[in-house]
RNA sequence: CGAGCAGGUCUCCUUAUCGCUGUUCGCUAUAAGCGAAGAGAGGAAAGUCCGGACACCAUAGUGCAGUAUAGCGGGUAACACCCGUCUCCCUUUUUGGGACGGACAAGUGCAACAGAAAGUAUGUACAGGUAAUGCUGUAGUGAAACCAGGUAAACUCUAUACGGUGAAACGUCACGUAAAUCAGUGCUUGAGGGUAGCACGUCCAAGCUGAAGGGUAGGCGGUUAGAGCUAUUGGGUAACUAAUAGUCUAGAUAAAUGAUAAGGAUUUGUUUUUAACAAAGACAGAAUCCGGCUUAUGACCUGCUUUUUUU
Numbered sequence: 001c002g003a004g005c006a007g008g009u010c011u012c013c014u015u016a017u018c019g020c021u022g023u024u025c026g027c028u029a030u031a032a033g034c035g036a037a038g039a040g041a042g043g044a045a046a047g048u049c050c051g052g053a054c055a056c057c058a059u060a061g062u063g064c065a066g067u068a069u070a071g072c073g074g075g076u077a078a079c080a081c082c083c084g085u086c087u088c089c090c091u092u093u094u095u096g097g098g099a100c101g102g103a104c105a106a107g108u109g110c111a112a113c114a115g116a117a118a119g120u121a122u123g124u125a126c127a128g129g130u131a132a133u134g135c136u137g138u139a140g141u142g143a144a145a146c147c148a149g150g151u152a153a154a155c156u157c158u159a160u161a162c163g164g165u166g167a168a169a170c171g172u173c174a175c176g177u178a179a180a181u182c183a184g185u186g187c188u189u190g191a192g193g194g195u196a197g198c199a200c201g202u203c204c205a206a207g208c209u210g211a212a213g214g215g216u217a218g219g220c221g222g223u224u225a226g227a228g229c230u231a232u233u234g235g236g237u238a239a240c241u242a243a244u245a246g247u248c249u250a251g252a253u254a255a256a257u258g259a260u261a262a263g264g265a266u267u268u269g270u271u272u273u274u275a276a277c278a279a280a281g282a283c284a285g286a287a288u289c290c291g292g293c294u295u296a297u298g299a300c301c302u303g304c305u306u307u308u309u310u311u
Base pairs, nucleotide, nucleotide: 002306003305004304005303006302007301008300009299010298012264013263014262015261016260017259018258020040021039023037024036025035026034027033042283046294047293049292050291051290052289053288054166055165056164057163061200062199063198064197066162067161068160069159070158071085072084073083074082075081086101087099088098089097090096102157103156107155108154109151110150124139125138126137127136128135170221171220172219173218181211182210183209184208185207192204193203194202195201228247229246230245231244232243233242234241235240266280267279268278269277270276271275
């Protein structure tokens, strides 16, 4: 110098002008409007794959079926996530990467080709032996050939765990009509509805189903102060955790979070290589919120391994 592995940081910056949305304060008779201050889309906001917070069903049961997990220990609100360690596998054998990690004597399956034959199956060649028989041994083929071994991210078995729905949840206020009509059915001898899928049980219940017709669909809350973030110190191999101090950083509702100009930083290329010129900006937009996993993708930094070259 090149190649590789692991980890981390950022996701352009500054100034000026104009514009959009929320909050606080002030002016204005109210709404509206004006002024000032300050804030305004990510590391994945994505996928909707896991786990929760919250709300409702609702004081929630039992059995069967089903789904998920699977060495040991720890972390966390919890997890199928993370950390450590053991075992096994992959790798350029060297850093490193990965997990499909319980059970094959409970049972049922699967294994091309080759080979005589792939399971209580088979008898090719040679040798030994028997009254007789592949009865015994060696050789061939093959991943595997004598009461076979392998395989369970094959079916299955074992152990453990498991209510559902989803902010269009849900709560509340206002407006309006026809809480009316017809038919069937039911009224404690229980129609209908809830309880994940089924059954039993249990709870609510006087209505329910169908037809035709009429009125309405607007506002507020939920909605962002948190299992929050930053720093220091202590504990721990680590994941993480305790204490102290500081801090407040979108809340839209058809959906705002931007545009222009100049300069700078970064990357690439060229050249006359102090530098100058030109070009360029990846993946991508919050919608109740949080912790993970997976996927897409630009630049920089740190550590380690290794080939070659030089000293």
Molecule: Bacterial RNase P class A
Organism: uncultured Maribacter sp.